[in-house]
Source information: Transfer RNA from Bacillales bacterium UBA3210, 84 nucleotides, folded computationally. Model confidence (mean pLDDT): 80 of 100.
RNA sequence: GCCCGGAUGGCGGAACAGGUAGACGCACAAGACUUAAAAUCUUGCGGUGGCAACACCAUGCCAGUUCGAUUCUGGUUCUGGGCA
Numbered sequence: 001g002c003c004c005g006g007a008u009g010g011c012g013g014a015a016c017a018g019g020u021a022g023a024c025g026c027a028c029a030a031g032a033c034u035u036a037a038a039a040u041c042u043u044g045c046g047g048u049g050g051c052a053a054c055a056c057c058a059u060g061c062c063a064g065u066u067c068g069a070u071u072c073u074g075g076u077u078c079u080g081g082g083c084a
Stems, first nucleotide, its partner, number of pairs: 001083007010026003019067001028044005046057004060076005
């Protein structure tokens, strides 16, 4: 230098013929149970603003296509592998 792959909540990890982003698990919080814990069970859990209703933002970053992008296109950053 060229080619291929990866980047998604606190962590792991899904969603690819474009259609409610974050399934599922872990962690965490509250409650139940217990003398008290652990285990187990139930509920909740992305961020910001707001008393709330609700609004806006969010898949490495910047653009493009589209009514609509984690998904398609271009560029770019970091990272893993291959070739020279």